[in-house]
Context: one part of a larger RNA
RNA sequence: GGCGUAUGGAGGAUGCCUUGGCUCUCAGAGGCGAAGAAGGACGUGAUAAGCUGCGAUAAGCUGCGGGGAUCAGCACAUAUGAAUUGAUCCGCAGAUUUCCGAAUGGGACAACCCAGCUGAUUGAAGAUCAGUUAUUCCGUAGCAAUACGGAAGGCAAACCCGCUGAACUGAAACAUCUAAGUAAGCGGAGGAAGAGAAAACAAUAGUGAUUGCGUAAGUAGUGGCGAGCGAACGCGCAAAAGCCCAAACCGAAGUCGUUACGGCCACUUCGGGGUUGUAGGACUGCAACAUCUGUUUAAAAUUGAACUGGAACGUUUUGGAAAGAACGGUCAUAGAGGGUGAAAAUCCCGUACGGGUAAGUUUUUAAGCAGUAGCAGUAUCCUGAGUAGGGGGGGACCGGAGAAAUCCCCUCUGAAUCUGCCGGCACCAUCCGGUAAGGCUAAAUACUCCUGAGAGACCGAUAGCGAACCAGUACCGUGAGGGAAAGGUGAAAAGUACCCUGAAUAAGGGGGUGAAAUAGACCCUGAAACCAUACGCUU
Numbered sequence: 001g002g003c004g005u006a007u008g009g010a011g012g013a014u015g016c017c018u019u020g021g022c023u024c025u026c027a028g029a030g031g032c033g034a035a036g037a038a039g040g041a042c043g044u045g046a047u048a049a050g051c052u053g054c055g056a057u058a059a060g061c062u063g064c065g066g067g068g069a070u071c072a073g074c075a076c077a078u079a080u081g082a083a084u085u086g087a088u089c090c091g092c093a094g095a096u097u098u099c100c101g102a103a104u105g106g107g108a109c110a111a112c113c114c115a116g117c118u119g120a121u122u123g124a125a126g127a128u129c130a131g132u133u134a135u136u137c138c139g140u141a142g143c144a145a146u147a148c149g150g151a152a153g154g155c156a157a158a159c160c161c162g163c164u165g166a167a168c169u170g171a172a173a174c175a176u177c178u179a180a181g182u183a184a185g186c187g188g189a190g191g192a193a194g195a196g197a198a199a200a201c202a203a204u205a206g207u208g209a210u211u212g213c214g215u216a217a218g219u220a221g222u223g224g225c226g227a228g229c230g231a232a233c234g235c236g237c238a239a240a241a242g243c244c245c246a247a248a249c250c251g252a253a254g255u256c257g258u259u260a261c262g263g264c265c266a267c268u269u270c271g272g273g274g275u276u277g278u279a280g281g282a283c284u285g286c287a288a289c290a291u292c293u294g295u296u297u298a299a300a301a302u303u304g305a306a307c308u309g310g311a312a313c314g315u316u317u318u319g320g321a322a323a324g325a326a327c328g329g330u331c332a333u334a335g336a337g338g339g340u341g342a343a344a345a346u347c348c349c350g351u352a353c354g355g356g357u358a359a360g361u362u363u364u365u366a367a368g369c370a371g372u373a374g375c376a377g378u379a380u381c382c383u384g385a386g387u388a389g390g391g392g393g394g395g396a397c398c399g400g401a402g403a404a405a406u407c408c409c410c411u412c413u414g415a416a417u418c419u420g421c422c423g424g425c426a427c428c429a430u431c432c433g434g435u436a437a438g439g440c441u442a443a444a445u446a447c448u449c450c451u452g453a454g455a456g457a458c459c460g461a462u463a464g465c466g467a468a469c470c471a472g473u474a475c476c477g478u479g480a481g482g483g484a485a486a487g488g489u490g491a492a493a494a495g496u497a498c499c500c501u502g503a504a505u506a507a508g509g510g511g512g513u514g515a516a517a518u519a520g521a522c523c524c525u526g527a528a529a530c531c532a533u534a535c536g537c538u539u
Stems, first nucleotide, its partner, number of pairs: 001538009015524001016488002020459002022456007029448002031155002039100003042055003046078001050074002061094006070082003105114003115133007135152007159190001160188005170177001174224001200207002211238005221229002242440003245384001249272007257264002277418001279383004283377004292371010303360001307355003313328005329346002331335001337349003389413008399425001420435005475482002495523001498510004
């Protein structure tokens, strides 16, 4: 020096655990904000650095309800207090709520600086306190300046609608094409949004608003006919709901014109009327107030914040500890789950099943209010115009300009009026379907920052969220931004009184606690690398 064995050190794998995550399900909620939000700064405790709570009324104030003995958060200790005249705590409602921040009196390097006006206190000045003063839009008043009243602004996870809109990539290169109307940016709304009651589909038979799912179907198509892209009808299911204006006509008011002063005519506003395709409505005549729908109020039922009732076990034994084992019982609409010194239906919290006020939801009933029908006639009137359509240029559709319908935008043009007009994939005829150029509309559908209940052939601390722990922290970066590591004594602190070595508040040895201290706080288990000591063999 090597190898081996043993005992330690060092290290933190492994096992076990779980306060935390992940993915879902069912309900709820789906917003907050000028009555000042989200998010912060600074304060606030007897002592108080951090977190949490709160706001100069500052770990809190008031009322009501619940509950019933301790309490002054994490967080121990001391001091001082509070509390059965009901505290702490839980629920509901309210008060207070500094400064910054949309930030809004003006300014500013956020949490700061400086004002005007009105009022109060004061004899006055001054000072202090309170209130108020941004911009834009709308309404009312006004000639106007302006005054008064109302609204908006900002934040927020996804879902939704609109506008703008890539590239990498694929085509084994690349340009049409693809990726993709995706990502990203901007605007806007709601609990959903958007769509929506046929100028729809279909095909000689019919359906009857929209939306979503399944199928049709990777079909018909489209396509440097490459890569790729890719419907619809129909059928089955979910859910179902239909309505209102403009106009004709009638009435009222106002204004212009005209008049033979009786009126007439035109326009505007308001009210009634009316809303359709077998055309309907106005209009004229006849008949009628039923029925149904919506909404408001009241009552009843239903559900139910805190909360509350809720069955049934002992002995012996091993052990530090019984819930284990043995023996003998009990309850069960409760043998879900968790805890208790190991493994508990029957010890504790609960669980099944019940009770319950405030507030709310839904349903039913009653009353009030609003809306809502029929028949016949057809001379006249109405039925959405710079619209439909056409030319040119783009875009959307399964459809890349094609034989290219349909829909939308820009531009140049530009009809008809029910004997009308549009569509049925160029176009024409026949036939069939519909009635554009105004508007509203629940449900079925999408999503989850958030709340409650629950589930898992999900993870178990290099995993699972980046974050089980004071984490979007420490730290890095001028900045946008990037972004960690770090869990476990024990059943209970019983967290080692006292003594000794030592310079010692280091470290250790006795001793004590404990089932265990090789569980001693660098604390469960404690692998390997690596280090040391002892012994053996060997060079």